This is a predicted structure of a 529-nucleotide part of an RNA (large-subunit ribosomal RNA, domain I) from Paulinella longichromatophora.

[in-house]
Context: one part of a larger RNA
Order: sequence, then structure tokens, then C1' cells
RNA sequence: GGCUCACGGUGGAUACCUUGGCACACAGAGGCGAUGAAGGACGUGGUUACCUGCGAUAAGUCUCGGGGAGCUGGAAACACGCUUUGAUCCGGGAAUCUCCGAAUGGGGCAACCCUUAGAACGGCCAACUGAAUAAAUAGGUUGGUUCGAGCCAACCCAGCGAACUGAAACAUCUUAGUAGCUGGAGGAAAGGAAAGUAAAAACGACUCCCUAAGUAGCGGCGAGCGAACGGGGAAUAGCCCAAACCAACGGUUGCGACUGUUGGGGUUGUGGGACAGUAAAAUGGAUUUUGGAGACUAGUAGAAGCGUUUGAAUGGCGCGCCAUAGAGGGUGAAAGCCCCGUAUACGAAAGUUGAAUUAACCUAGCUGUAUCCCGAGUAGCACGGAGCACGUGGAAUUCCGUGUGAAUCUGCGAGGACCACCUCGUAAGGCUAAGUACUACUGUGUGACCGAUAGUGAAGCAGUACCGCGAGGGAAAGGUGAAAAGAACCCCGGGAGGGGAGUGAAAUAGAACAUGAAACCGUGAGCUU
Repeated sequence: GGCUCACGGUGGAUACCUUGGCACACAGAGGCGAUGAAGGACGUGGUUACCUGCGAUAAGUCUCGGGGAGCUGGAAACACGCUUUGAUCCGGGAAUCUCCGAAUGGGGCAACCCUUAGAACGGCCAACUGAAUAAAUAGGUUGGUUCGAGCCAACCCAGCGAACUGAAACAUCUUAGUAGCUGGAGGAAAGGAAAGUAAAAACGACUCCCUAAGUAGCGGCGAGCGAACGGGGAAUAGCCCAAACCAACGGUUGCGACUGUUGGGGUUGUGGGACAGUAAAAUGGAUUUUGGAGACUAGUAGAAGCGUUUGAAUGGCGCGCCAUAGAGGGUGAAAGCCCCGUAUACGAAAGUUGAAUUAACCUAGCUGUAUCCCGAGUAGCACGGAGCACGUGGAAUUCCGUGUGAAUCUGCGAGGACCACCUCGUAAGGCUAAGUACUACUGUGUGACCGAUAGUGAAGCAGUACCGCGAGGGAAAGGUGAAAAGAACCCCGGGAGGGGAGUGAAAUAGAACAUGAAACCGUGAGCUU
């Protein structure tokens, strides 16, 4: 020096644990903000660095309920105090709420400065003014108005809109109307009551799911893209204007006539309505009002076990009990009967939500006539585009730009060029719940989800420390014990550290603290060179 064994050191793997995460289901809520938000700065405590709470009334003030013995946050200690005249605590309401921030009196390098002390700006309303240009209008000034602004995870609608990529290269094509940017809204949004879909039979708004179907088709007919009808389900709900005509009040005008506002009227395809006749009373309603069952925001009651072993019983043994409660968690080991709870039964002064219900209002039909009305720079057409599964194709249907430009029910549109017949519908105005999508947030529950190199980046004061001029990037770090009972006292030592003593079931559980693998470093013994 090597090998083996034993005992240690170091180290922190492994198994165990979980205050944290992940995913999903159901329900709630689906917004906050000029009455100043979200987010911050600075303050605020007897002593206070940080976190939490709060705001110069500053770990708090008032009030209404709940609750019933301790309290003075995390967080000890000391001090001062509070509290059965009901504190602390829990819930509802109110007050206060510095400064910055949309930030809004002016400025500014956010949390500051100046100041006459104010809605700055936009919208709306009113008044006064007022061009080119006569009337007028645009514009201006002043006053009023809290309507807007800003924030927020996804979902939704609209506008703009890539590239890598695939095509084994690449240009049409694809990726994809995706990502991204912008605008806008709601608790959902969008869509929606046929100028529909069909096919010789019919259906009857829209939306969503399953299917039809990887079919019909489209396609450098390459790569690829990819329906609809029909069928089955979910959920169901239909309405209002414009016009004809009538009336009232105005305007223009010499009259005729034209025209504005308001009210009535009227709303559809077996065409309807106006107009002229005739005629009816029950149902329904999405709107408003009355009303306040129930729900939510604190809570209340809530059954039944002892002995023995042990450091400790919930385990074993012995003998019992409850159960509309044997969900779950805790307790010195494994608890229906120890604690919190659970089943069940109750509960609100205040606030939020809100069913039944009540009242008002609205709401059919038939006949006749063929005078009037039935959405115009519209439909259609040409050209250029977009979008439809459909790449210009025979290309309908839909939308946009430029040009052109109808008809009024004997009308007009559609049925994939176009024509005929036939069938279906009634454009050029508007509204509409439910079924559907999503989850930043709240509650409950579940898991062939993780268990500290995992699970969120973050189980610990983490978007922190740290890095970067900046946009931005971004960690590591959990476990004494049932209880601190956290080791009085003695000894060695400058201390660190250790030896006794003591605590404890255990101290090789001693705070660098549960288990404590390997690498690595030692001590002892044996064998060997």
C1' cells in the first nucleotide's frame, strides 16, 4: 500500500409524511371604476426591521345581529390595559379613507412642485353668437349635465392579418383566416321567425350535439381541402315597425297643393292590409306594478365506553352501548361511542336575490270591391374582387368597389349556367328567452393525479434573491419531540466544541436536530505485498 470485517465521520439517496400544487364535476358569481378602480407609494403599534390589517378617526371608529370567556394579529418577552354594564371573535350596514395612479385646476423625472381651489377632455342639453353665402349651416363662447374614459383570466362579434411549415425543391395551393395587432359588447356573445329546405312526398325561425361522411365535391386533380339535404337528440316563442288611410297641431303658399311632428291604423303568401260592411270574449303575453315563499351572507341543538397492557391506547384481550349519525379530520400507536364534526331538525335585526300572485295594458274571425299600399339609386346586369367545402370553372346562392339601372300581386325572387313547365317563397326595416362557449373569482365534492430534482416558477416573506442599460430572464431553500419538558448545575476550553448531571419512551431525537444508502475520509482487527 491492497483486500475483508467491525465501528465511526461526511453526505443527503431511499421509504414515510404534507400546511402546497394539479385536474375535473356541480352550484354560485360573471364584473370593478370620476361617489376616483385595478395596482402602488408613504405612513400607522408602548417597545416594531418584515409580513398582515388599517389610513392623520390609521392592527382601528360607530351601529345592528350572532356568540359567551377570555382578549391585546403572524410573534415570543416586558409593560400598560380591555372584558359577564358581554370584550376579543364571526356576519350585515355605516363612517373615516394621506399621496400617486384613467388621474381630470396647471406642471412633472408616478407617489412631487405651483395654485386664483377647479369635472381637464369628449358626448348630450340649453342659451348667446356666427363664415364662405341671402336664408341657413359649419364653427365659436358660456352655462348645465357625474353619459364616456381606465382595469380585468377565458369565452364572443367585427376590422387588419403573417411566416416557419407541408407539397420530400417551389410560385398557385398549404400552414390559416391560425398566430399576432386593433375596436366593441355581454353574462354569455353571435344567430333567428323563410324572397328557406326540398322533390312529385313533404318539412316549417335560430343555436348546439350525434349521424349523414372522410360521402358528394374541390384540388399544380399534387400535397391536401371537404360540405349540405335527410335522420336522431337538447331546448323551444314568437313579435314590432315603414307604407296606404284617419285625426290633431304646425310650416310653405294668392289658391290648389306640398310637407313636418304626434296619435290612431297596419304587418302578410291558402297573398295581406287600407277602404266598405259584419262580428266575438276567452286564452295568452317576453313589458310595468304589487307581493315576499325560498335561497345566500353569522349561527343553534345534535346519540353512544369502561377495565387491562403501555411513556402514551385509538391496537390486543374482556365485557357493553349509539346509529335518519360507521363522511372526514384531530387527539401521546390504528377511535361510530374523547374532541371538532357527521345524519337530522332549527335560525336573521341588516343586506343581496327572488317563485306563486295581483292590477293595468296588449292580443281573433268573416264578406265585398279591385281605387290605394306592401321597404329604390334597391334588385338585376357589366367589369374588378372577396366569401361560400367549391382555386373562374358550365358557377348558381352571399358580400364589397366602379358603372348602369327595373317591376308593385296579371308583380317579384328561388329550386347550382340558361330556358320551359312545375313547386317553394315574398328581398331591399327592426327586436327576441332557452338549449351552446368560457372560468380570473366564491363554495362544496372527487381523483388507477404529484409528494419536496415531483407537483405551480413559487409547500419557508417568490415573481423574491440574483442577472440584464432595457424589453426580459429567474432560482435555491420542507420534517427535534406527544409536549420545549430546548439541557439548571459541575468539568476541559479564549471560543467553537465536548464530557458528566438532568429531561424524555428514545438524545446515534440536542436544535448543523425523524429515517440516514453510495461516492469520499478515518479508527481497530485479520490476511497479504

The coordinates come from a structure-prediction model, not an experiment, and the mean pLDDT is 84.